[in-house]
RNA sequence: CCGUGCUAGGCGGGGAGCUAGCGGUGCCCUGUACCCGCAAUCCGCUAUAGCGGGGUUGAAUUCCUCCCCCCGACCAGAUUGCUGAACGGUGGUCCGGAUACGACGAUAUAGAGGGUCGGGUCCCACGCGGCGUAGACUUGCGAACCCCGCCAGGUCCGGAAGGAAGCAACGGUAAGUGAGACCCUGCGGGUGCCGUGGGAGUGCCUGACCUGAGUCCCGUUUCCGGUCAACUUCGGUCGGUUUGAGUCAAAGGGGGGUGCGCGG
Numbered sequence: 001c002c003g004u005g006c007u008a009g010g011c012g013g014g015g016a017g018c019u020a021g022c023g024g025u026g027c028c029c030u031g032u033a034c035c036c037g038c039a040a041u042c043c044g045c046u047a048u049a050g051c052g053g054g055g056u057u058g059a060a061u062u063c064c065u066c067c068c069c070c071c072g073a074c075c076a077g078a079u080u081g082c083u084g085a086a087c088g089g090u091g092g093u094c095c096g097g098a099u100a101c102g103a104c105g106a107u108a109u110a111g112a113g114g115g116u117c118g119g120g121u122c123c124c125a126c127g128c129g130g131c132g133u134a135g136a137c138u139u140g141c142g143a144a145c146c147c148c149g150c151c152a153g154g155u156c157c158g159g160a161a162g163g164a165a166g167c168a169a170c171g172g173u174a175a176g177u178g179a180g181a182c183c184c185u186g187c188g189g190g191u192g193c194c195g196u197g198g199g200a201g202u203g204c205c206u207g208a209c210c211u212g213a214g215u216c217c218c219g220u221u222u223c224c225g226g227u228c229a230a231c232u233u234c235g236g237u238c239g240g241u242u243u244g245a246g247u248c249a250a251a252g253g254g255g256g257g258u259g260c261g262c263g264g
Base pairs, nucleotide, nucleotide: 001264002263003262004261005260006259009057010056011055012030013029014028015027020046021045022044023043024042034054035053036052037051038050063257064256065255066254067253068252072248073247074246075244076243077242078241079240080239081238082236083235084234085233086232090230092228094226095225096224097223098222100220101219102218105216106215107214113211114210115209116208117207118206119205120204121203122199123198124197125196126195127194128192129191131188132187133186134185135184137180138179139178140177141176147172148171149170155164156163157162
């Protein structure tokens, strides 16, 4: 050096999380990479740190190690969005009440404002009416045969007398279809100046009674109560941006390293 048979090793790796720690299941990244069983109320192990069973490859493109690069993840800081809580002291928004002043007023002893009782407006149930629709009702049409009545002609049975079935025409009817509208029945609603009963409520309208002088609208000042957001403070299993010669790091690129037996 060649041939052959083996062995270590390989047949994916990584981040966060979990954990005393390691690996796995689940999540995420990379990108293609043997199979089966186990596992978040976790599973298996203990520094040689998944376990058990099977298969395949095998000393190099594939195994081991170092460097470069960097997907991605994480940590810390800054800033910002969203969001939760506190305060709402300060200056404001809006609402209500009180107060004083002012103006054009409006209204009021022909009764303001207030109080008590009642009715309507509102809701529910039932009834009645109206409308619509369906049925029932009345009426017209309505069957070549397989519906009815009567059945000319013709047919059949019979020696005859006579008998039988039966088409057309005529008459009627079923399903169906058209019309009608007084009454009857069922159902329905974008139905009602209707009735009865119940309820809600004090906003509006209205009636009766009591009391007896103010009431309403507009602007401004001051005070009180409430409300809303901002400024302020503390936070969040939340998101974005940015900083760090921060931590780990897949894939990719490059360098180095790694056996044993037998035969020639």

The RNA shown here (Bacterial large signal recognition particle RNA) has 264 nucleotides and comes from an Anaerolineae bacterium. The model forms 84% of the base pairs in the Rfam consensus. The coordinates come from a structure-prediction model, not an experiment, and the mean pLDDT is 75. A source record names the gene ffs.